[in-house]
RNA sequence: GGGGGCUUAGCUUAGUUGGUUAAAGCAUCCGGCUCAUAACCGGAGGAUCCCAGGUUCAAGUCCUGGAGCCCCUACCA
Numbered sequence: 001g002g003g004g005g006c007u008u009a010g011c012u013u014a015g016u017u018g019g020u021u022a023a024a025g026c027a028u029c030c031g032g033c034u035c036a037u038a039a040c041c042g043g044a045g046g047a048u049c050c051c052a053g054g055u056u057c058a059a060g061u062c063c064u065g066g067a068g069c070c071c072c073u074a075c076c077a
Base pairs, nucleotide, nucleotide: 001073002072003071004070005069006068007067010026011025012024013023019057028044029043030042031041032040050066051065052064053063054062
C1' cells in the first nucleotide's frame, strides 16, 4: 500500500425487516434484612447511540466522508 471487522450508560453487551418510551447485567446512590459487613431483596439516577453530512413521514439501524481501535495480507488478486 491492499482487504475485513468493531465503536450504544462508568464497564460488558442487546437492539429482529428502519416504526412510536433506547433495554439488560455489573458498578454507583437510597432503602430493607443483619449486632455488623458481605450476600440477598426492593427502588433511583445515568447514553440525543464515535464525528459530520445525506436518504426518508420516520435512522442506533440504510448511504457517503472522516476519526479511533483490532485482525489478515504484503507483490498476490